SAM riboswitch aptamer (S box leader), 100 nucleotides, folded computationally. Model confidence (mean pLDDT): 80 of 100.
RNA sequence: AACUUAUCCAGAAAGACUGAGGGAGUAGGCCCUAUGAUGUCUUAGCAACCUGUUACCCAAUAAGGUGCUAAAUCCUUCUGCUACGGCGGACAGAUAAGAA
Numbered sequence: 001a002a003c004u005u006a007u008c009c010a011g012a013a014a015g016a017c018u019g020a021g022g023g024a025g026u027a028g029g030c031c032c033u034a035u036g037a038u039g040u041c042u043u044a045g046c047a048a049c050c051u052g053u054u055a056c057c058c059a060a061u062a063a064g065g066u067g068c069u070a071a072a073u074c075c076u077u078c079u080g081c082u083a084c085g086g087c088g089g090a091c092a093g094a095u096a097a098g099a100a
Base pairs, nucleotide, nucleotide: 003098004097005096006095007094008093013043014042015041016040017039021032022031023030027076028075029074044069045068046067049065050064051063052061053060054059073092078089079088080087081086
């Protein structure tokens, strides 16, 4: 890198350094950004996928392994339906667990 399964309209930021872009990719929107983007680090927090613990039906907890902390995965793209307001599905992506 590819495969399987599950989830993705909830939640949670400060500081130091850096210094101009960023929001995965194509395209179109929209938005964030020198009142500091991005990245790294520290601390804090959120969540509860796995482990642990309590319970042993549901669940609780948050110690460990991950993950996350603007906007629905920011929205749309392909497709089905539609009362034209929308509703669903697929692809792609992210995360976790697993398998080879």
The model forms 94% of the base pairs in the Rfam consensus.